Notes:
Bacterial large signal recognition particle RNA from a Gaiellaceae bacterium, 266 nucleotides, folded computationally. Of the family's consensus pairs, 90% are formed in the model. It is recorded under the gene name ffs. RNAcentral holds the sequence, with entries from ENA. It matches the Rfam family "Bacterial large signal recognition particle RNA". By type it is a non-coding RNA gene. Rfam links the family to the GO terms signal recognition particle, plasma membrane targeting and SRP-dependent cotranslational protein targeting to membrane, signal sequence recognition.
[in-house]
RNA sequence: CCGCGCUAAGCGGGGAGCUAGCGGUUCCCUGAACCCGCAAUCCGCUCUAGCGGGGCCGAAUCCCUUCCCAAGGGGGUUGUUGUUCGAAGUAGGGCUUGCGCACGCGAGCGUUGACGGCCAGGUUCCGCGCACUGGGAGCCUGCGAACCGCGUCAGGUCCGGGAGGAAGCAGCGCUAAGCAGUUUCUCUCAGGUGCCGCGGGUCCGCCUGGUCAGAGCAAGCGUCGCCGGCACCGCUUCGGGAGCGCCCUCGACUGGAGGUGCGCGG
Numbered sequence: 001c002c003g004c005g006c007u008a009a010g011c012g013g014g015g016a017g018c019u020a021g022c023g024g025u026u027c028c029c030u031g032a033a034c035c036c037g038c039a040a041u042c043c044g045c046u047c048u049a050g051c052g053g054g055g056c057c058g059a060a061u062c063c064c065u066u067c068c069c070a071a072g073g074g075g076g077u078u079g080u081u082g083u084u085c086g087a088a089g090u091a092g093g094g095c096u097u098g099c100g101c102a103c104g105c106g107a108g109c110g111u112u113g114a115c116g117g118c119c120a121g122g123u124u125c126c127g128c129g130c131a132c133u134g135g136g137a138g139c140c141u142g143c144g145a146a147c148c149g150c151g152u153c154a155g156g157u158c159c160g161g162g163a164g165g166a167a168g169c170a171g172c173g174c175u176a177a178g179c180a181g182u183u184u185c186u187c188u189c190a191g192g193u194g195c196c197g198c199g200g201g202u203c204c205g206c207c208u209g210g211u212c213a214g215a216g217c218a219a220g221c222g223u224c225g226c227c228g229g230c231a232c233c234g235c236u237u238c239g240g241g242a243g244c245g246c247c248c249u250c251g252a253c254u255g256g257a258g259g260u261g262c263g264c265g266g
Stems, first nucleotide, its partner, number of pairs: 001266006010056002012030005020046005034054005063259005072250006079244003083240001085239006092233002094230003098226003102223004108217002116212008124201006130194002132191007140181004149174004157166003
């Protein structure tokens, strides 16, 4: 070096996620790569790797190490573009209450007299009067004191020789305080009382009437302007999220370089 037979290794890898950590199941990328069983309220392991069973290939195109490239993933970003996401603000647009000796249109009213001027009255306030209502008092009526009110006081009592006198219960009559009533009358107090009267004040707003004078008045609508309001659009700021870019990181596939056996025979 050649041939034959074996063995280690290999028969996919990576990112995310999960986990104390690793691998797998899961999702994604790569792209072509043995089969069966297990696994998310997880499965299997404990230090380099899924575990269990079976199969193929086999020391190199194929196995191992390393490097380049970079599909894709993760993180960051005050780079940029959107966002029918959120918050705050602004008042350019929009909508809108109110106002205007503003402008225009104008239902209707108006020579049976508009707007306006003047006068009177009412509406408003004060005082007084009258009336009304209510309260109280008086007047009037009735009742009303066992004794401590009045009059008269039977009987009885007391004084007196007598004539006579005194106090006085019951009864009867009257009355005070008080109670009740009250048709009228008198006084007094009060009033969310009055189509009432008199006097005065205030106001020119409204209403009514009269008068002067002689043509306008005017609800509503539109435009414009002003003071505000809303936050629908726009704009500003901040935040969230998305796409692209940039930075960091992991990194499949491809490519480059290097490394790795045993036995027998020639």